Large-subunit ribosomal RNA, domain IV from a metagenome, 327 nucleotides, folded computationally. Rfam family: Bacterial large subunit ribosomal RNA. Its mean pLDDT, the model's own confidence on a scale to 100, is 88.
[in-house]
Context: one part of a larger RNA
RNA sequence: UCAUGGCUAAGGAACUAGGCAAAUUAACCCCGUAACUUCGGGAUAAGGGGAGCCUCCUUCGGGAGGUCGCAGAGAAAUGGCCCAGGCGACUGUUUGUCAAAAACACAUGGCUUUGCAAAAUCGAAAGAUGAAGUAUAAGGCCUGACACCUGCCCGGUGCUGGAAGGUUAAGAGGAGAUGUCAUCCUUCGGGAGAAGCUUUGAAUCGAAGCCCCAGUAAACGGCGGCCGUAACAAUAACGGUCCUAAGGUAGCGAAAUUCCUUGUCGGGUAAGUUCCGACCUGCACGAAUGGUGUAACGAUCUGGGCGCUGUCUCGGCCAUGAGCUCG
Numbered sequence: 001u002c003a004u005g006g007c008u009a010a011g012g013a014a015c016u017a018g019g020c021a022a023a024u025u026a027a028c029c030c031c032g033u034a035a036c037u038u039c040g041g042g043a044u045a046a047g048g049g050g051a052g053c054c055u056c057c058u059u060c061g062g063g064a065g066g067u068c069g070c071a072g073a074g075a076a077a078u079g080g081c082c083c084a085g086g087c088g089a090c091u092g093u094u095u096g097u098c099a100a101a102a103a104c105a106c107a108u109g110g111c112u113u114u115g116c117a118a119a120a121u122c123g124a125a126a127g128a129u130g131a132a133g134u135a136u137a138a139g140g141c142c143u144g145a146c147a148c149c150u151g152c153c154c155g156g157u158g159c160u161g162g163a164a165g166g167u168u169a170a171g172a173g174g175a176g177a178u179g180u181c182a183u184c185c186u187u188c189g190g191g192a193g194a195a196g197c198u199u200u201g202a203a204u205c206g207a208a209g210c211c212c213c214a215g216u217a218a219a220c221g222g223c224g225g226c227c228g229u230a231a232c233a234a235u236a237a238c239g240g241u242c243c244u245a246a247g248g249u250a251g252c253g254a255a256a257u258u259c260c261u262u263g264u265c266g267g268g269u270a271a272g273u274u275c276c277g278a279c280c281u282g283c284a285c286g287a288a289u290g291g292u293g294u295a296a297c298g299a300u301c302u303g304g305g306c307g308c309u310g311u312c313u314c315g316g317c318c319a320u321g322a323g324c325u326c327g
Stems, first nucleotide, its partner, number of pairs: 001322008010313002014311001019308001028050004036041001038145001052067006068072001080306007087298002092104002109142006120129003146293004151223003156220002158216005165211003171205002176200002179197002183192003224242005251285001252282001263279005
């Protein structure tokens, strides 16, 4: 000096990104226990008190008296507590070896497919799972306890239904055309050309799909702008106009979302870019990509307080091990 322990005057978070680490608390008995609440909880809430040994009494639970020590749960083991907020209801699960969480799951809710040789899935197939189940079942997708709710838009994309019309493949069809050629004509160069064969091939017929017509948003998704107006000023219940499929409803809001921004006001502090309560000018919240609340819960995140302490002012002392030599 390092590691691991023990103690430390006065102060007590002044340390620090942050009370990280350490300390405090602690088992048992008695008293006592708030807000809030889903009435179960919260709760070991919080906050107090007790304890050894001896004698006597006893209803055998305990009570009264006495007594020793620094210390009686005499060692060890054995919750620190409270207030407020965010997120997630909860118990669970997870990145084997840096992330345990607000992520995943979850009970609940919804949409959708499937009538059984089910849909879905694996497999060229046989066959198997689904299921020795049968719509109170099985598969897919989303949401995520509970309470109150879940607004408007079907124009685009998707899905479902429709079949009148348009478009449309293979195929059917075969008008017509090409080559060849018996034969015929010829100015002897060449020309015409039946049947057959050959190479092609128009019209016409021709399904689904697409176009088209409807429905559907707890399907993917979307949910405006400008101007004017009230007897101070400001603001605009009101009016005008343009555009749209429809122009964001309830609720919440500088938020895990707010750029400007340390917004403004209030609280807390001597002093607060964080925190809490409001305001609303929402750059760029918003309703199962769920919205807003919420008791309980959390090795969760954020802010504050009490207690406690070598975290610190600011260091000091002690113990054990390491170091130095050999191996």